[in-house]
RNA sequence: AGAGUUUGAUCCUGGCUCAGGACGAACGCUGGCGGCGUGCCUAACACAUGCAAGUCGAGCGGAGAUGAUAGCAAUAUCGUCUUAGCGGCGGUCUUAGCGGCGGACGGGUGAGUAACGCGUGGGCAACCUGCCUUUAUCUGGGGGAUAACAUCGGGAAACCGGUGCUAAUACCGCAUAACAUCGCACUUCCGCAUGGGAGAGCGAUCAAAGGAGCAAUCCGGAUAGAGAUGGGCCCGCGUCCGAUUAGAUAGUUGGUGGGGUAAUGGCCUACCAAGUCGACGAUCGGUAGCCGGACUGAGAGGUUGAUCGGCCACAUUGGGACUGAGAUACGGCCCAGACUCCUACGGGGGGCAGCAGUGGGGAAUCUUCCGCAAUGGGCGAAAGCCUGACGGAGCAACGCCGCGUGUAUGAUGAAGGUCUUCGGGUAAACUUCUUUGACCGGGGACGAAACAAAUGACGGUACCCGGAAAACAAGCCACGGCUAACUACGUGCCAGCAGCCGCGGUAAUACGUAGGUGGCGAGCGUUGUCCGGAAUUACUGGGUGUAAAGAAUGCGUAGGUGGAUAUUUAAGUGGGAUGUGAAAUCCCCGGGCUCAACCCGGGAACUGCAUCGGAAACUGGACAUCUUGAGUGCAGGAGAGGAAAGCGGAAUUCCUAGUGUAGCGGUGAAAUGCGUAGAUAUUAGGAGGAACACCAGUGGCGAAGGCGGCUUUCUGGACUGUAACUGACACUGAGGCACGAAAGCGUGGGGAGCAAACAGGAUUAGAUACCCUGGUAGUCCACGCGGUAAACGAUGGAUACUAGGUGUCGGGGGUAUCGACCCCCUCGGUGCCACAGCUAACGCAAUAAGCACUCCGCCUGGGGAGUACGGUCGCAAGACUGAAACUCAAAGGAAUUGACGGGGGCCCGCACAAGCGGUGGAGUAUGUGGUUUAAUUCGACGCAACGCGAAGAACCUUACCAAGGCUUGACAUCCUGUGACGUCUAUGGAAACAUAGAGUCUCUUCGGAGGAAGUGAGACAGGUGGUGCAUGGUUGUCGUCAGCUCGUGUCGUGAGAUGUUGGGUUAAGUCCCGCAACGAGCGCAACCCCUGUUGCUAGUUGCCAGCACGUAAUGGUGGGAACUCUAGCAGAACUGCCGUUGACAAAACGGAGGAAGGUGGGGAUGACGUCAAAUCAUCAUGCCCCUUAUGUCUUGGGCUACACACGUGCUACAAUGGCCGGUACAGACGGAAGCGAAGCCGCGAGGUGAAGCAAAUCCGAGAAAGCCGGUCUCAGUUCGGAUUGCAGGCUGCAACUCGCCUGCAUGAAGUCGGAAUCGCUAGUAAUCGCAGGUCAGCAUACUGCGGUGAAUACGUUCCCGGGCCUUGUACACACCGCCCGUCACACCACGAAAGUCUGCAACACCCGAAGCCGGUGAGGUAACCCGUAAGGGAGCUAGCCGUCGAAGGUGGGGCCGAUGAUUGGGGUGAAGUCGUAACAAGGUAACC
Repeated sequence: AGAGUUUGAUCCUGGCUCAGGACGAACGCUGGCGGCGUGCCUAACACAUGCAAGUCGAGCGGAGAUGAUAGCAAUAUCGUCUUAGCGGCGGUCUUAGCGGCGGACGGGUGAGUAACGCGUGGGCAACCUGCCUUUAUCUGGGGGAUAACAUCGGGAAACCGGUGCUAAUACCGCAUAACAUCGCACUUCCGCAUGGGAGAGCGAUCAAAGGAGCAAUCCGGAUAGAGAUGGGCCCGCGUCCGAUUAGAUAGUUGGUGGGGUAAUGGCCUACCAAGUCGACGAUCGGUAGCCGGACUGAGAGGUUGAUCGGCCACAUUGGGACUGAGAUACGGCCCAGACUCCUACGGGGGGCAGCAGUGGGGAAUCUUCCGCAAUGGGCGAAAGCCUGACGGAGCAACGCCGCGUGUAUGAUGAAGGUCUUCGGGUAAACUUCUUUGACCGGGGACGAAACAAAUGACGGUACCCGGAAAACAAGCCACGGCUAACUACGUGCCAGCAGCCGCGGUAAUACGUAGGUGGCGAGCGUUGUCCGGAAUUACUGGGUGUAAAGAAUGCGUAGGUGGAUAUUUAAGUGGGAUGUGAAAUCCCCGGGCUCAACCCGGGAACUGCAUCGGAAACUGGACAUCUUGAGUGCAGGAGAGGAAAGCGGAAUUCCUAGUGUAGCGGUGAAAUGCGUAGAUAUUAGGAGGAACACCAGUGGCGAAGGCGGCUUUCUGGACUGUAACUGACACUGAGGCACGAAAGCGUGGGGAGCAAACAGGAUUAGAUACCCUGGUAGUCCACGCGGUAAACGAUGGAUACUAGGUGUCGGGGGUAUCGACCCCCUCGGUGCCACAGCUAACGCAAUAAGCACUCCGCCUGGGGAGUACGGUCGCAAGACUGAAACUCAAAGGAAUUGACGGGGGCCCGCACAAGCGGUGGAGUAUGUGGUUUAAUUCGACGCAACGCGAAGAACCUUACCAAGGCUUGACAUCCUGUGACGUCUAUGGAAACAUAGAGUCUCUUCGGAGGAAGUGAGACAGGUGGUGCAUGGUUGUCGUCAGCUCGUGUCGUGAGAUGUUGGGUUAAGUCCCGCAACGAGCGCAACCCCUGUUGCUAGUUGCCAGCACGUAAUGGUGGGAACUCUAGCAGAACUGCCGUUGACAAAACGGAGGAAGGUGGGGAUGACGUCAAAUCAUCAUGCCCCUUAUGUCUUGGGCUACACACGUGCUACAAUGGCCGGUACAGACGGAAGCGAAGCCGCGAGGUGAAGCAAAUCCGAGAAAGCCGGUCUCAGUUCGGAUUGCAGGCUGCAACUCGCCUGCAUGAAGUCGGAAUCGCUAGUAAUCGCAGGUCAGCAUACUGCGGUGAAUACGUUCCCGGGCCUUGUACACACCGCCCGUCACACCACGAAAGUCUGCAACACCCGAAGCCGGUGAGGUAACCCGUAAGGGAGCUAGCCGUCGAAGGUGGGGCCGAUGAUUGGGGUGAAGUCGUAACAAGGUAACC
């Protein structure tokens, strides 16, 4: 520091995801040791048991105990008093009670709290402070009670009551008092207001306690001052979310008097006033303890508030006070509620959010441990006691840190495992070394500080020494990319994986396992949460034309921002100083545990706040001045700017009348409709409403919406010129107000045309549409409402700056002129082009989307959704505001290359058209589908499967079926041993085969060698078994179409473009010209073959003109080399020549010559690629499968089946013909297991026969149509030949299933073929025959060959296919694409809903506990007063009354939530149904 993921690819926008770090964690697998930390995040849920706050006998009165033995002293049983006893007093020990101090600290928890609660900085002249320190003074003299105790009584208990006794440092008067408090009137000093400090005077009031000790003295007590510590109160600033919470507030805000408090204060009360808070967010709702800090981050920030530390709050829930220095009190009290325990049913007890522990909840969090030795705390004079604070140990890999599980050597590269391309790893053993940890034995601390002594839970721990043995100690995750690490097997869209993209459908580096490898390591992974990456909320540091995003437009309030000069101020600002910013933490330095974690010391830092003084540039404040911003005045001209009134002509429609007659109208074509009751058309007159042709223009005006005949009235704004006036008056603008197309709504008018709805006619599979005929709201006017549009320049307003060029509108100026023009300059508006710059690109470019500043609105992935709920507005329709659950990994923008279009342009092709002949109908042949079958083997399926593989299935072929056999096999190699099969014969059998018999090799140096065949065992053979979607090779097709690419350069961020586009031309990317391109390659063309012409050479088997011979006749013979022909070489054609056109080009057209003319005709030749096209059954081949069978042999059957459907052919339907007779002319090809002549036989197929021929010689071989003559005469025929019968022939081992041919006989359908469809442009179509391959035989097929030999092409509108350019695109599996909505089904979340239920806060009223306060107090009453006393008084008080008051009750509302028959839309889901809305002109342009 980045990476993956939208696309065919690209750039951008944008979300999702990953790599890092952290954790009080949990879960899975695994687990050796130590140190230091940490450990209920959930139920502030309920708690058994034990402990966690006591102490003081030197405050007090009691009560109890005071024992045994020995020695010494004393003496009787400790001493003393008492005559003695009982007993009293005292000493020592214990302590229930009274009393004092402490239980307000320490410890726990985070429920509540959005608050002066917390943080930070200040204030108190408005306060308190026990214990502690210090200063001063005092501590005199009395009184009356009461617990304990005793006794009586009640009660189950808790406990309580009566009577009686008693003490105090308990309680109460009195005395003494001021530097205390209060009152009165002063002096002085000071302050920020009220006021404060000090001083002296008078009056009033208020104190005390003793204990220990022989004593000294010590510990106490009282009053007052000061200090320290701890607290209380007040203030500035900061402190979460929601506006779908906008108004809140009656003690509320303030004042006065009073009360209350330690103290200020509506804290409380009475009266008076009507304030106070709030858009700088009050109130309300939700959530939350706050901070130092912690985690993360480069930082700014974001998140968090466990452990440690500070503050706050709470202690079962709610309320209340008492005591006290301090509490409204965790282990105190009272009351109420819930819960729980005991009970004798009358009544009582309790509060772990202290330490352990239990149950419960939960994914989840420990021992009912040891000790007060240390530190700290309470009490005490002290010893000491108490202390679950604390110090330690235990449990837990929960975290951090450290250590170990060994080291060296060891190849024969062992076995095993695994992969395998057959090549390929130190692990162990062996030998050697070491002993950290664990284990055993011995020693053994620091922590302990005090005058000395004593004192250690941890702990016989740490640590040290010794001992034995490599001995006891390694796992987890991953291995497709991101992301380090790969193979095999299994599985077969199954099982499964997955953080994202995505893997898995038979060759999975992605699932599972194994081997191997990578990473980390006593841990490793997963899950969850936070920060980061994320500049993805952007302060640092983002955007808003088209990706999400500029408000429809203006005016204007608050607010924000603001021109020039001078003076001043010092709020902001920058620098300095002081205080504070607790400690711990982080950072740096140093130190201590062997290191580290951890701990200690020092420093720095804590970016903050406050105060003081100084500066004055900038911002702000004050004041003065200025004119350039802004505004006013004056002078002008332009304009569909607005409102109202009036006027005008053209046109449509209607009415009246005339002329006139049969149609009009409408459409793609029609029909509905109108018309003989007279339409349409036409003429004249009239009525009425709406809109204003031409002018008219990327012209004008307006803020936008918008504004268009003419005239008048009223009225707004802009512009130009001038420079008289004001003197910053400005810009923007949250809320607010106004205006705001069309449609719509209300009331009343109006209504010609047009026209939602609606009706009819068409179209259509349907047509609730598009088209047509009608037609109502509406459109128009007036007055209201509504407030939205793709209200768009998809571009908010203002200001300043930044090259140009060229139009246009409205002004002004200059020059020039007689004048208008022309020309130049300038201001304002409105367009186009273009530089810099910007932009993802497209594009923008002085009218910015450039460069800056300022203000406002808005955006933060797609869908859900501009929906729901709530609120505001509206008559309604609806508008504004505006979510969430859930779901996806994309959704988008711009541009690129293709493909496609019922887009465009250009061009081509038997593509259409023009023609000729067919197919589709019949019969039949053949192939296919289907069906059948034991099997009907398999493959090929639009063109580009279907007379195709198959150039030929009776057996064989043959792969299929049935049956019978074989198992190293029918075939190949290796090994072993034998060493001659083959063949023939016989038997069995359908055959294969089995059995038996006969017979049986070559060479030789005689040692042996070679060697068929069969035997045996195993390696292996074999497979037309699967996969053409694992492959090679081969082939088809687009298409013989003219295309497909590369190098360098250039352009572009890039995909890519350019070249290859353009203008011409061509059959052609053929050629020319132009051009940021210049060249090149594969294709085209040419080179090759056949054919057409000529020449030369050659002359047999071919030829025969002339010469000769011969025949019935024939190149038959001699001869010839002229001709034909044969087959080799060469020539010829190149737009070469002429003319015209063209651009002076390429080329085209015409012509000449020529056998042939513009590629002469035909063939071979098939670019880059497309179709997962075809073929595993030609062959080859990976993998999988079979192995007495899916191999192999044999016989028979099948591939030849047959209701049917399709393709391709043949033969026909006849007279351009059939039949009969005669007669003429080819080319090419084949021939030895072959072609086979003549002759003879047969009606014929054929037989016989054997000559010739390995072929220009012989044979197949008669070509046929044609021509000549005859016959038939339009009919199911003398057409047609299917079918069938009989008789024969040929091939072959064998023609039954299942061959071909012949003769005789039979004589079916068919009379030219519906929709539709095919071929062909010249030696072509059509027609005629011939040959060949295959082959024993079998041809209507296929491949060739020649004979006869046409018609037509105006032309490119249309159909099909193709090429180039361009355009649109939401397609890229590429239109056989993509994709929308309803319906049906399943699931999910949400809304509404008659209602039902819980909770929360507030309000009104009722009841009213405890308690404080107030009143009363006839009851009760020791201290003080009066009184001898009785008694009275003062004071206090039980009780009662009142205010307040928790819980509770009643009531009507509010809010959140749960649930609810039914219902609504939404999302997701595999191939469901109906249509075709959108993307191309998407077939009616789309959209708001």